The RNA shown here (Bacterial RNase P class A) has 313 nucleotides and comes from Lacinutrix himadriensis. Its mean pLDDT, the model's own confidence on a scale to 100, is 76.
């Protein structure tokens, strides 16, 4: 210099004018609202809805059976199929990467072609041996050929575990109506509902099931201080934890977070007197209760550490 491995950060900036929206200050107004000012306003994945939770409401009584999930050892975390470390196996020259990583003597199944034959199956060629027999050995085919090994991300077995629904949860206010009508059935001798199923258990009376029909679908809360972010110190191989200080970071509701102009940064194409100058481009993409992960997409720039067989200087 080149090619790699792991990893960090950014992913436009400034000014002016106009517009939208949240909080807040002041003024006007009976109120709805209006005027002026200040401070803010869509990501590294907001995507997928894959995993785990916080939170809200309902259920909770076990026993057996089923269904689903996990599977080396330890640590971390609110929790996790995540992350960190070590072991094992495997790929790579290497830095490093990948792995649903328990059990094959509980049982069943699967292995093309080749080969004589793929399991307590078979006997091709040569050799040895026997009363006799593939009885013994070598060769050959094949991934695998002497009471065979392989395979469980094949069925299965073992061990461990598990409630449900989801902000369209839930709570509250207003408006309006029909606790009305018909039929069957039931009222502690329990209809029916709930619990994955059975037994058991719990609830249960202006009840339950079926039919026909009526009213409403609007407002407020939930709604953003969060298992939060940053810096330093200490402990730890690390993931991470503790302490101290500082910051306080959108809350819309048919859905705000923008438009225009100029200049600059970055990339790219050309010209050129190497001082400069002209044009073009800018990825993936858009919050909706919130958080921790995983996966997928991604123009361009960038941090740190490490590796290198062969080749060149």
């Nucleotide at each position: 210099c080149a090619a790699g491995u792991a990893u960090u950060u950014c992913g436009c900036c400034u000014u002016a004018u106009c517009g939208c929206u949240a909080u807040u200050u002041g003024g006007a107004g009976c109120a709805a609202u209006c005027c002026a000012g200040a401070u803010g306003g869509a990501g590294g994945a907001a995507a997928g809805u894959c995993c785990g939770g916080a939170c809200a409401c309902c259920a909770u009584a076990g026993u057996g059976u089923a269904a689903c999930a996990a599977a080396g050892u330890g640590g971390u975390u609110a929790a996790c199929a995540g992350c960190c470390a070590c072991c094992a196996g495997u790929c790579g020259u290497g830095a490093g990467g990948c792995u649903a990583g328990g059990a094959a003597a509980a049982g069943u199944g699967c292995a093309a072609c080749a080969g004589a034959a793929a399991g307590u199956a078979u006997g091709u060629a040569c050799a040895g041996g026997u009363a006799a027999u593939g009885c013994u050995g070598u060769a050959g085919u094949g991934a695998a050929a002497c009471c065979a090994g392989g395979u469980a991300a094949a069925c299965u077995c073992u061990u461990u575990g598990u409630g449900g629904u989801g902000c369209a949860a839930u709570g509250u206010c207003a408006u309006g109506u029909a606790a009305a009508c018909u039929a069957a059935u039931g009222u502690u001798u329990g209809a029916g509902c709930g619990u994955a199923c059975a037994c058991g258990c719990g609830c249960g009376a202006u009840g339950u099931u079926a039919g026909a029909g009526g009213g409403u679908a609007g407002g407020c809360a939930g709604c953003u201080a969060a298992a939060g972010u940053g810096u330093a110190u200490u402990g730890g191989u690390a993931a991470c934890a503790a302490u101290a200080c500082a910051c306080g970071u959108a809350g819309a509701u048919a859905a705000a977070u923008g438009a225009u102009a100029a200049g600059g940064a970055u990339c790219u194409c050309g010209a050129u007197g190497u001082a400069u100058u002209g044009g073009g481009a800018a990825a993936c993409a858009a919050a909706a209760u919130c958080c921790g992960g995983c996966u997928u997409a991604u123009a361009g720039a960038u941090u740190u550490a490490c590796u290198u067989a062969a080749u060149c200087a």
Rfam family: Bacterial RNase P class A. Rfam's curators write: Ribonuclease P (RNase P) is a ubiquitous endoribonuclease, found in archaea, bacteria and eukarya as well as chloroplasts and mitochondria. It is annotated as a ribozyme. It was read from a public genome assembly, where an Rfam model found it.